[in-house]
Molecule: c-di-GMP-I riboswitch aptamer
Organism: Stieleria tagensis
RNA sequence: CCCAGACAAAGGCAAACCGCUUGAGAAGGCGGGGCGCAAAGCCACGGGUCCAGCGGGGUAAAGCAACUUGCUUUGCCCAACGGAUAGCCGGGCUGCCGAG
Repeated sequence: CCCAGACAAAGGCAAACCGCUUGAGAAGGCGGGGCGCAAAGCCACGGGUCCAGCGGGGUAAAGCAACUUGCUUUGCCCAACGGAUAGCCGGGCUGCCGAG
């Protein structure tokens, strides 16, 4: 230095939940709290999962207008753009320790 990771040592992070807060939301921030984590440090590059904001497509109901069918509102679904998730996986970068 590389691979690897102890019934080691010094520490570190911090799930669910609760309070406040930002956001359309997923989710994030701060405080409390500890389920756990050898990278549960950082990065959205690939995949997965989640949101559904603007717009598009489909569909159901109601209403309006009109004779071609169109428009509006509400609900549901789909794909894309956008967003979230690093404690979902992979990948990239960096890092403490010293038994074997």